[in-house]
Predicted 3D model of a 715-nucleotide part of an RNA (large-subunit ribosomal RNA, domain II) from Hydrothermarchaeales archaeon (SeqCode).
Its mean pLDDT, the model's own confidence on a scale to 100, is 84.
The full RNA is in RNAcentral, with records from ENA.
Context: one part of a larger RNA
RNA sequence: GGCGGGGAGUUUGUGGUCAUGGCGAGGUUAAGGGUCUCAAGCCCGUAAUCGGAGCGAAAGCAAUAGGUCCGCAGCCUCGGCGAGGGACAGGGUAAGAAAUUGCCCGUAGUCAUGGCCACCAGACCCGAAUCCAGUCGAUCUAGACCUGGACAAGGUGAAGUCGCACGAAAGUGCGAUGGAGGCCUGAACCGAUGUUGAUAUGCAAAUCACUCGGGUGAUCUGGGCCUAGUGGUGAAAGGCCAAUCAAGACUGGUGUCAGCAGGUUCCUCUCGAAAUGAGUCGCAGCUCAGCCUGACCGGAGGUAGAUGGCGAGGUAGAGCACUGAUUAGGUGCUUAGGGGGCGAAAGUCCUCGGCGUCUUGUCAAACUCCAAAUCUGCCAUCACCGUAGAAGGUCAGAGUGAGGGCCGGGGGGUAAGCUCCUGGUCCGAAAGGGGAAUAUCCCAGCCUGGGGUUAAGGUCCGUAAAUGCCAGCUAAGUGCUAAAUAGGAAAGGCGUUCUCGACCCAAAACAGUAGGGAGGUAGGCUUAGAAGCAGCCACCCUUUAAAGAUAGCGUAACAGCUCACCUACCGAGGUAGGGGGCCCUGAAAAUCGACAGGGUUAAGUUGGCUACCGAUACCCCAGAGGUCCGACAGGACCUUAGUAGAGAGGCGUCUCGCAUGGGUAGAAGGGCGGCCGUAAGGUCGCCUGGACCGUGUGAGAAUGUGAAUCCCGCC
Numbered sequence: 001g002g003c004g005g006g007g008a009g010u011u012u013g014u015g016g017u018c019a020u021g022g023c024g025a026g027g028u029u030a031a032g033g034g035u036c037u038c039a040a041g042c043c044c045g046u047a048a049u050c051g052g053a054g055c056g057a058a059a060g061c062a063a064u065a066g067g068u069c070c071g072c073a074g075c076c077u078c079g080g081c082g083a084g085g086g087a088c089a090g091g092g093u094a095a096g097a098a099a100u101u102g103c104c105c106g107u108a109g110u111c112a113u114g115g116c117c118a119c120c121a122g123a124c125c126c127g128a129a130u131c132c133a134g135u136c137g138a139u140c141u142a143g144a145c146c147u148g149g150a151c152a153a154g155g156u157g158a159a160g161u162c163g164c165a166c167g168a169a170a171g172u173g174c175g176a177u178g179g180a181g182g183c184c185u186g187a188a189c190c191g192a193u194g195u196u197g198a199u200a201u202g203c204a205a206a207u208c209a210c211u212c213g214g215g216u217g218a219u220c221u222g223g224g225c226c227u228a229g230u231g232g233u234g235a236a237a238g239g240c241c242a243a244u245c246a247a248g249a250c251u252g253g254u255g256u257c258a259g260c261a262g263g264u265u266c267c268u269c270u271c272g273a274a275a276u277g278a279g280u281c282g283c284a285g286c287u288c289a290g291c292c293u294g295a296c297c298g299g300a301g302g303u304a305g306a307u308g309g310c311g312a313g314g315u316a317g318a319g320c321a322c323u324g325a326u327u328a329g330g331u332g333c334u335u336a337g338g339g340g341g342c343g344a345a346a347g348u349c350c351u352c353g354g355c356g357u358c359u360u361g362u363c364a365a366a367c368u369c370c371a372a373a374u375c376u377g378c379c380a381u382c383a384c385c386g387u388a389g390a391a392g393g394u395c396a397g398a399g400u401g402a403g404g405g406c407c408g409g410g411g412g413g414u415a416a417g418c419u420c421c422u423g424g425u426c427c428g429a430a431a432g433g434g435g436a437a438u439a440u441c442c443c444a445g446c447c448u449g450g451g452g453u454u455a456a457g458g459u460c461c462g463u464a465a466a467u468g469c470c471a472g473c474u475a476a477g478u479g480c481u482a483a484a485u486a487g488g489a490a491a492g493g494c495g496u497u498c499u500c501g502a503c504c505c506a507a508a509a510c511a512g513u514a515g516g517g518a519g520g521u522a523g524g525c526u527u528a529g530a531a532g533c534a535g536c537c538a539c540c541c542u543u544u545a546a547a548g549a550u551a552g553c554g555u556a557a558c559a560g561c562u563c564a565c566c567u568a569c570c571g572a573g574g575u576a577g578g579g580g581g582c583c584c585u586g587a588a589a590a591u592c593g594a595c596a597g598g599g600u601u602a603a604g605u606u607g608g609c610u611a612c613c614g615a616u617a618c619c620c621c622a623g624a625g626g627u628c629c630g631a632c633a634g635g636a637c638c639u640u641a642g643u644a645g646a647g648a649g650g651c652g653u654c655u656c657g658c659a660u661g662g663g664u665a666g667a668a669g670g671g672c673g674g675c676c677g678u679a680a681g682g683u684c685g686c687c688u689g690g691a692c693c694g695u696g697u698g699a700g701a702a703u704g705u706g707a708a709u710c711c712c713g714c715c
Base pairs, nucleotide, nucleotide: 001715002714003713004712005711006710011121013119014118015117016116017115018114019113020112021111022110023109026050027049028048032044033043034042035041054061055060064089067088068087069086070085074081075080076079090105091104092103093102094101095100124263125262127260131253132252133251134250135249136248142227143226145224146223147222148221149220150219151217153185154184155183156181160177161176162175163174164173165172166171189214190213191212194210195209197208198207229245231241232240233239266650267649268648269647270646271645276289277288278287279286280285290400291399292397293396294395295394296393297392301385302384303383305382306381307380308379309378310377311376317370318368319367323364324363325362328359329358330357331356332355333354334353337352338351339350340349341348342347403427404426405425406424407423408422409421410420411419412418432443433442434441447623448622449621450620451619452618453617457613458612459611460598461597466610468609469608470607471606472605473604479600480599491585492584493583495582496581497580498579499578500577502575503574504573512569513568514567515566516565518542519541520540523537524536525535548563551562552561553560624640625638626637627636628635629634651704653701654700655699656698657697658696659695660694661693662692669688670687671686672685673684674683675682676681
């Protein structure tokens, strides 16, 4: 891992509610007893309990068996009656001086069985690390005590002693001798530094190899003995206390508790959520509310839509009338704003400010002279739903209380597939078609089978359908991208195209070519020089078709070459600017690489048109299902997805009662196949197997497995 078997909402008690049944102003017995075939059953047993009256803290007092009206179902002589239901009226009690107010009153309960739920218990199953109690451990290890044992060889050479020398002495030096030391080297012995070596289902739950530390001492070691778990022992590492230690092991409390993780077993049908608010030693939980489901009551209206009317509002936008911010000017005032000039002073002038006013240009969530669209309250009309029972109410059962994306409006943030609100929508819990793939983007809400038509999106090939039509643009493979995960800006373009107004032009524009481009004069000044052209000042006049006291190059200064300007030739548009479309530059990222690919000059792009393809959408046919009507034959309608969850109906397994069947001419079980049923499943045939097994009905459950690192077995 596979297969087989086992494996999880159970039971007692108490209570709530619903269903069914019995009796009913009453209902029921409990313990126990009698009878009895071991029983079931039947019969006693009235203690007790629930109900039959409430109100009040209490003392205590103590209520409609129907007075009026409405009215569902139903009935009926069609006008009413009218169980249940409702509104008045009346009554009881408590409070109050009273008015009045609270609760209650015109009778339905109770017992049994069953379903669901709550509480108590292990309480759906498995799962801790813990905590406490008692007991067992110092044969490992830590330390102490008692008694024993062990330490090759070599080196070094302390004190002391002797001799000699010196010295007055104290003593010192030298040479011998001597043999000290938690001294040195190093076997045994004890240890364990490095190789981060080998080994790594090992030789071994700590070993092997080489290397290394200690090796007469705080040394190593045998035997005995002592200390015990909030305790010991510790040259101290939270170390060690029998492969276990920040509190040993074992047994018990114990099925500890777990708001946490995992698992929780057959089918079909109906409806179908929430990730919000409040509180919480609360934030992974829970309680109440909200949202879901079921049953009952109720009995006529209801509201998701459209239009209109009457109201409400101060957002978008806009504006500057207020509050503030704010550009540039004009103007008035400023005795007592700052600085400065003149003046002896008075004063006056300039400037920077301040205040007012006029013009001009802007801004605001906490500004508003204005002011929408939308939204919203009530009413009306339409629409839709509703007596086949809506609205509303009561009771019972939940789940949820981690949400997420997108579109719009906001707060925070540089930003985020960010965060916090908010209206809507989808995913969550939604299949199908499209977007290459892709929960939440577009289309569209899946009962079954068949046929057709469309949606979004597409129609060159892979690939269903146009190599469709008309008119443009693009030359960049730009592009072939609705958006999103998946980018392209400021700034530029004499790329090209469309458009707008202006100016010039057959009295000839613009470009080109040819010619002219002069004189006073080298203007004056300056300067070494300054002659159109270093610089300063001025910028006239003349001849002219025209020609600057010169726009540029040039020279040391001149010279020289152009330009402006004029003429001729030529002959039709030209010049400068504003705006739009497509395109280009701007444009850099790490494995080789993307329009999804091939490819494409359209199969790109813009505008228009017509076909076609294309979903579980829509239409048609048949069937199933749901709700309802019903004379039980049939019919009408349908909005038939679904997680958590609520409700309903079924299938199968085991056991028992009753009834009735099958089986050695082959039961159960197993293998393979046929048929029936929406399904759980049922049934038949053949083979195997070799002794039991069904069906109907009723009752009762240790009743359904694929998962739990589930348990056991086999392979």
Description:
Rfam family: Archaeal large subunit ribosomal RNA.